[in-house]
RNA sequence: ACGCUGGCGGCGUGCUUAACACAUGCAAGUCGAACGGUGCUUAAUGAAACCUAGUGAUUUAAGCAUAGUGGCGGACGGGUGAGUAACGCGUGGGUAACCUGCCGCAUGCAGGGGGACAACAGAGGGAAACUUCUGCUAAUACCGCAUAAGCGCACGGGGCCGCAUGGCCUUGUGUGAAAAGAUUUGUCGGCAUGCGAUGGACCCGCGUCUGAUUAGGCAGUUGGUGAGGUAACGGCCCACCAAACCUACGAUCAGUAGCCGGCCUGAGAGGGUGAACGGCCACAUUGGGACUGAGACACGGCCCAAACUCCUACGGGAGGCAGCAGUGGGGAAUAUUGCACAAUGGGGGAAACCCUGAUGCAGCGACGCCGCGUGAGUGAAGAAGCAUUUCGGUGCGUAAAGCUCUGUCAGCAGGAAAGAAAAUGACGGUACCUGACCAAGAAGCCCCGGCUAACUACGUGCCAGCAGCCGCGGUAAUACGUAGGGGGCAAGCGUUAUCCGGAUUUACUGGGUGUAAAGGGAGCGUAGACGGCGCGGCAAGUCUGAAGUGAAAGGCGGGGGCCCAACCCCCGGACUGCUUUGGAAACUGUCAUGCUUGAGUGCGGGAGGGGUAAGCGGAAUUCCUAGUGUAGCGGUGAAAUGCGUAGAUAUUAGGAGGAACACCGGUGGCGAAGGCGGCUUACUGGACCGUAACUGACGUUGAGGCUCGAAGGCGUGGGGAGCAAACAGGAUUAGAUACCCUGGUAGUCCACGCGGUAAACGAUGAUCACUAGGUGUCCGGGGGCAUGGCCCGCGGGUGCCGCAGCCAACGCAGUAAGUGAUCCACCUGGGGAGUACGUUCGCAAGAAUGAAACUCAAAGGAAUUGACGGGGACCCGCACAAGCGGUGGAGCAUGUGGUUUAAUUCGAAGCAACGCGAAGAACCUUACCCGGUCUUGACAUCCCGAGGAAUUGCGGGCAACGCCGCAAGCCCCGCAAGGGGCCUUGGAGACAGGUGGUGCAUGGUUGUCGUCAGCUCGUGUCGUGAGAUGUUGGGUUAAGUCCCGCAACGAGCGCAACCCUUACGUUUAGUAGCCAGCGAGUAAAGUCGGGCACUCUAGACGGACUGCCGGGGACAACCCGGAGGAAGGCGGGGAUGACGUCAAAUCAUCAUGCCCCUUAUGACCGGGGCUACACACGUGCUACAAUGGCGUAAACAAAGGGAGGCGAGGGCGCGAGCCGGAGCGAAUCCCAAAAACAACGUCCCAGUUCGGAUCGCAGUCUGCAACUCGACUGCGUGAAGCUGGAAUCGCUAGUAAUCGCGAAUCAGAACGUCGCGGUGAAUGCGUUCCCGGGUCUUGUACACACCGCCCGUCACACCAUGGGAGUCGGAAACGCCCGAAGUCGGUGACCCAACCGCAAGGAGGAGCCG
Repeated sequence: ACGCUGGCGGCGUGCUUAACACAUGCAAGUCGAACGGUGCUUAAUGAAACCUAGUGAUUUAAGCAUAGUGGCGGACGGGUGAGUAACGCGUGGGUAACCUGCCGCAUGCAGGGGGACAACAGAGGGAAACUUCUGCUAAUACCGCAUAAGCGCACGGGGCCGCAUGGCCUUGUGUGAAAAGAUUUGUCGGCAUGCGAUGGACCCGCGUCUGAUUAGGCAGUUGGUGAGGUAACGGCCCACCAAACCUACGAUCAGUAGCCGGCCUGAGAGGGUGAACGGCCACAUUGGGACUGAGACACGGCCCAAACUCCUACGGGAGGCAGCAGUGGGGAAUAUUGCACAAUGGGGGAAACCCUGAUGCAGCGACGCCGCGUGAGUGAAGAAGCAUUUCGGUGCGUAAAGCUCUGUCAGCAGGAAAGAAAAUGACGGUACCUGACCAAGAAGCCCCGGCUAACUACGUGCCAGCAGCCGCGGUAAUACGUAGGGGGCAAGCGUUAUCCGGAUUUACUGGGUGUAAAGGGAGCGUAGACGGCGCGGCAAGUCUGAAGUGAAAGGCGGGGGCCCAACCCCCGGACUGCUUUGGAAACUGUCAUGCUUGAGUGCGGGAGGGGUAAGCGGAAUUCCUAGUGUAGCGGUGAAAUGCGUAGAUAUUAGGAGGAACACCGGUGGCGAAGGCGGCUUACUGGACCGUAACUGACGUUGAGGCUCGAAGGCGUGGGGAGCAAACAGGAUUAGAUACCCUGGUAGUCCACGCGGUAAACGAUGAUCACUAGGUGUCCGGGGGCAUGGCCCGCGGGUGCCGCAGCCAACGCAGUAAGUGAUCCACCUGGGGAGUACGUUCGCAAGAAUGAAACUCAAAGGAAUUGACGGGGACCCGCACAAGCGGUGGAGCAUGUGGUUUAAUUCGAAGCAACGCGAAGAACCUUACCCGGUCUUGACAUCCCGAGGAAUUGCGGGCAACGCCGCAAGCCCCGCAAGGGGCCUUGGAGACAGGUGGUGCAUGGUUGUCGUCAGCUCGUGUCGUGAGAUGUUGGGUUAAGUCCCGCAACGAGCGCAACCCUUACGUUUAGUAGCCAGCGAGUAAAGUCGGGCACUCUAGACGGACUGCCGGGGACAACCCGGAGGAAGGCGGGGAUGACGUCAAAUCAUCAUGCCCCUUAUGACCGGGGCUACACACGUGCUACAAUGGCGUAAACAAAGGGAGGCGAGGGCGCGAGCCGGAGCGAAUCCCAAAAACAACGUCCCAGUUCGGAUCGCAGUCUGCAACUCGACUGCGUGAAGCUGGAAUCGCUAGUAAUCGCGAAUCAGAACGUCGCGGUGAAUGCGUUCCCGGGUCUUGUACACACCGCCCGUCACACCAUGGGAGUCGGAAACGCCCGAAGUCGGUGACCCAACCGCAAGGAGGAGCCG
């Protein structure tokens, strides 16, 4: 300042913007005791004239007023901050270089003259402002003369003093300059000189913002001499002379800015700021100038120029609010055209007094600070109302009401100050006091997700909105809006802006640079900074004493005054600073003198790809010549381009040329870094060791500067074998301007120049000192010994490991990233950007220096756990491979999508939806559609009325339900009255009901990874921590199974085992099962007696444990082989599913929060639909045939089911089936025939005697009912299909394949599902690859975790910035031209009262010139 709100008072405060423009009024006048007038009044005087009353000239006096002359004051007070980066300000000094009106003190004086000009009068011009001419006049106005204690000036003498110039005192001579009167008689003034006080002027030290993308600046510039000027010093000005002066300790330039006391903040150091109050400065519309004066270059004075405004008679004039009010404008924004001089102060005056928008007050504004109030007590297990609720309650809440009390403030009435010293009070009938009166007139604002105190409901549904940061809002929002409640502050509360703090986030106090931002690429070295030991001097720094100053106000402490406080007053201390002075001498500094340990030199040595130049060498590539030789060579993942019959490649010999130097060779050496590698020679730099002769601190670092500086690049000239950017061709690829191949030019090489950058890296600046050890290696010395050598030890270099210490961690660790010291360089969030502009360098390429707008809420480091990798190691699984059979093609069945429809109800959706929910839709089911109906309801509980056991049957009518009607039927207790139970019906409302929504609000259940071997915990230990360890490692296993080892030791959920079944046996039992032996018996038959031996049934046990043997292995775990055994290393199969993942599935099994419907989204009924059909997909069945089809005759199961049932034998029908009914609630009877197989016969490779779809006719059965829409039978029909593209599925043994049987559901309706047995294979080298999984490890910029993350172009829209042919505007500067006023100088023909002069003239002035 803005928004909402607003009771009172006190004290403060109020244009931050347009130094923009201003109407109107006021803000500086005063003095008659300086002066002459004038006007008025009063009193006196009283001429002339008149009849008097009286008028009244003249004169005098007093009072009032005052235009003009004159004096003092308008230089103070008041305003503003434009300019100014400066001696402007602050602080401390200096003036021996100065001035000072009024005031104070002291000394001395005031004699005598003169001439004017205003006013005034007259005349004139002009619209006005104003002005011209003539004439008169006074003074404390003006001008001479006299006087001069003292003063000034010039030239001398003497004395004293000072930091230099010089100053002071005294003295001599010469010379110069004064004055004013007024008066009420008290006084007040005047002149000169000196001193004081006050105020000013100038000079100096120190301090005083930003930019180097401003590095050079300067011509009166720097100094001197002389003259001028000033109050005074001075290039202040001028002439001449010299060429200086300032600057990296930042000159100049540019930008910004009044400075300070203070104010805000901060623990402080600091940072920000300069409102109010006080000091200084500057300015007064803009620019320039002087005049007057003690003082100005003057806010309310003058002149000129400019812009603007106003007046005008168009000729000409007037004006300056950044004084107080006020107006317009600008702006987010800032007040009254108030009262008074009563107080304080100022000006004038002798005074009275006058003036004073200074000031004192009042008004307006919650703008700030401070104080007060809006009531106090009591009052319910707690009204109403509102909100919420699990409906029980809870909150607002003692809050309200009610009762009792008080009366601040405001309001009303009465009284009434101080401020004033004798009078005088604007404020003001104000403060204050008293009285009466009524709880009455007086509460809002922000917030309630975290930070941050305060939570619920509804509305909304990524909408509307919120937001300071993180972030809320997509239907259960404590974050939006509203409400209730709560929190905070309170006449205010929030928001915005700005500043400090927090931020040790610019680090002086008090930071950093291996990887987070940050060490210059390296060296030499200038300025600078820092610097060894001893002694002496000085005293700049330093320390200490004293003095001056550090204004007041403010702040701090104490005290006091307004009721308190804010506010005000008094006292004290502080003001960390500056100056002067006395002292100290350790340290720093400085001077002097020494020293040798730092540094350097000398002497003696050895090491080395250190550098430069010249020469030499061999191997290899290529090319040329010649020989041999023949069809290829070359190249790649595979090829092709290319070379080759004109003879290549290969091979032999000879030659040419260029470049690079194998082996040695090594975390080996040298160099400052870049870098340096064949050999020899020459020249040359440095380091190291030994020695201790020499110098004597000569040192370290190093801004600028200079030099060096890989590769690539540039220039000129050479050279050119190989290699090889560019380029060409061949391949690869969707493309391939790449990777691969064949060629190939610059270049690579040399000489001379340029360039100056790199991940120029140890991502680690240089130097010095100190701080445990161990172990290699290179160079050079020492000592010892028992000398092929060994041991001990020193210096220098180069590596590794490691303690303390450091570090965010990683790591560093005597070669520090440890502990200290010195110097340099560099950093301050990411992007924009090492970009743009500017400048410097460069031939160019480019390099160096190096921003901003804008944008983001991060970017980044190290480490951790996961996940992932077309990373690695190990391992597993019908995962691949090896096999067998399928799917994908056909027809049909079934599910899904899609489409259609009135409806085709809903759900399931990669694996893990799709013969799934559905173990069975003709009605029902049923949730869908159409139509007809019901409304407390089809169903539950409660209440009232009536009736009745429950209930059953019948009729009418309807499509059906609903509806209408009839009949039958009559519970328990009790003597009875009556009661109870149950039911029906009618009624009212609470409520029922919903397969309506949300599986992303949920419970429960389920799928899946996965029957994969994993997932965790306690304690301990390690780590700052996340976490790690355990669970990793070596073996082994189906297994985190077990063994061993180990800072781990244990434990839990999983694994395994315990359970069921199956394979063997024992035992018990023996009917409905069985029949060996005995008897009976039949056509046959366990049919019967009998029996329980066998089979079988079903109970209980046994059995298998690596127990035994051999071998391997760490003697372990375990593995391999063997024996015995029905079975052998988990015997086969099942049940059993860890922590968790998928917001996986299900609100339609059920349950359930919330939402929704309530004569309907509920309920009943009839009909229809879920069965549709161009099409697409999944899962199946049947096939395509001869390993087969058909026919005939004939064998062998297991497991089940059966009473609204299974239904035998018998009869009928070709058959489905029918008639009929024995037996059986089942080891008894029935379903029930097993089929494949095997045997015999036939078919003869064909769309068939394969295949059976489709259709026709005729039937059977179930059922209220087979039209939509069932299954089956017979006859007839006889479609597609001849083994299935890409692709894809299952299976490792009694398995696959194949064959039939049964059951659940079910009235009926399986090719599906769940079970049962029969026949019964093939293959597995192996783990490279595909898929999934496990363990360890590694990388990561991923963590909704690779279905991740993420880069660039392009398209469109928008924002900001740079460049851009140019163009326009602004600021500052320089040069030149014109040039006002004015000062100074010159001139002065014109003018001319005072003074001089007899006069002429002089002096003086206007004008003109410069």
Small-subunit ribosomal RNA from bacterium YGB2004, 1410 nucleotides, folded computationally.
Rfam family: Bacterial small subunit ribosomal RNA. Its family is annotated with ribosome and structural constituent of ribosome in the Gene Ontology.
The coordinates come from a structure-prediction model, not an experiment, and the mean pLDDT is 85.